Overview
This is a predicted structure of a 359-nucleotide RNA (Bacterial RNase P class A) from Paludibacter sp.

[in-house]
């Protein structure tokens, strides 16, 4: 210097006019004052809190999850590690991990996909005899396939075969070391010796709904019950602009109670498993301690427009300084908090890794 691995952080600033939204203060239809979106506020996936409802107790389904130790207020999340396997020259990342007792499938090719005989080999019988046929051993060797009965040698044999021995690979039981564990080396035993997906099986956890959850006032309409007044000589009563008369409308009347709970109002609502620094413990997730800060709270939904100057980065003239142009992502709180998953312009640290080139 280039190209990558992994783990953080930032994510525009100021000033000015002019609205917004709650809150304080005052001389209260207004003015002044300080404050007013995130790392994901997003998906709403997983957990906890809150609330309402529900619930003797047992069992079956269902549905999540499933290596090991360790954080958490929990978790199906997070650390650090084991074990396989893929992909990468490397750093490194992704995936997968209970049991295996039962029991299933394993296209196509091929005899045969685990009670393997096409071809071949080798015996043995017949015959028309360098051949054929028919019995039967037989998993070297050929041939098909993703997968073909552990691999090499040498012994045996009629030809062969873990049939039997070395060796070397895996399986599984013992046993020793080391590690908290999974687990790993080491010796030893046992000829035990295809794979790969499923069904199942076991254990562990889940009660339902979310703050539009709930709780509180509660005005009009209409109205369960209750009381009272009226119910045909159009009676109470209403409408006719205030009052009589007059006209019309008139028992599903009127006039007090009252429960219930629409609309709308308060609350729940933000001091919390809380921010930030210091310092201790911890390989780390995280925990401990001391010091300090006050930091949205709206309801159809505010937190914005504008305009200057500046910051970054691209591109054009330039030798340079300037100059001029252009972009600045992703998104927008709705009860809180812990995670995960997705989106993100440009910048920025620290740690490795491969390659080049110089000293």
């Nucleotide at each position: 210097u280039c190209a990558g691995c992994a783990g953080g952080c930032c994510g525009g600033u100021u000033u000015g006019u002019c609205g917004c939204u709650a809150c304080g203060u005052a001389u209260u239809u207004u003015a002044c004052g300080g404050a007013g979106a995130g790392g994901a506020a997003a998906g709403u996936c997983c957990g906890g809190g809150c609330a309402a409802c529900a619930c003797a107790g047992a069992g079956c389904a269902c549905c999540a999850u499933a290596u090991u130790u360790c954080c958490u207020a929990a978790c199906g999340g997070g650390a650090a590690g084991c074990u396989g396997u893929u992909g990468g020259c490397a750093a490194c990342a992704g995936c997968a991990g209970a049991g295996u007792a039962g029991u299933g499938u394993a296209a196509c090719a091929g005899a045969a996909a685990a009670u393997a005989a096409c071809c071949g080999u080798c015996u043995c019988g017949c015959c028309u005899a360098u051949g054929g046929c028919g019995a039967g051993a037989u998993a070297a060797g050929g041939g098909u396939g993703a997968a073909a009965a552990g691999g090499u040698g040498a012994g045996g044999u009629a030809a062969g075969a873990g049939c039997u021995c070395a060796c070397c690979g895996g399986u599984a039981g013992u046993a020793u070391u080391g590690g908290u564990a999974a687990c790993a080396a080491u010796a030893u035993u046992a000829g035990c010796c295809g794979u790969a997906c499923g069904c199942c099986u076991u254990a562990u956890g889940g009660g339902u709904u979310g703050c539009a959850a709930g709780a509180u006032c509660a005005u009009g309409u209409a109205u369960a019950c209750c009381g009272g007044c009226g119910c045909a000589u159009g009676u109470a009563g209403g409408a006719u602009g205030g009052c009589u008369c007059g006209u019309c409308c008139g028992a599903u009347g009127c006039c007090g109670g009252g429960g219930g709970g629409u609309a709308g109002a308060u609350u729940g609502c933000u001091a919390g498993a809380g921010g930030u620094g210091g310092c201790g413990g911890g390989u780390a997730a995280c925990c401990g301690u001391c010091a300090u800060c006050g930091c949205a709270g709206a309801u159809a939904a505010a937190u914005g427009a504008c305009a200057a100057a500046c910051a970054u980065u691209c591109c054009g003239c330039g030798a340079a300084a300037u100059c001029g142009g252009a972009a600045u992502a992703c998104a927008g709180a709705a009860c809180c908090c812990g995670g995960c998953u997705u989106a993100u312009a440009g910048g920025u640290c620290u740690g490795c890794u491969g390659a080049u080139u110089u000293a």
The sequence is in RNAcentral, with records from ENA. The gene name in the source record is rnpB. Lineage of the source: Bacteria > Bacteroidota > Bacteroidia > Bacteroidales > Paludibacter. It matches the Rfam family "Bacterial RNase P class A". It is annotated as a ribozyme. Rfam links the family to the GO terms tRNA processing, dimeric ribonuclease P complex and ribonuclease P activity.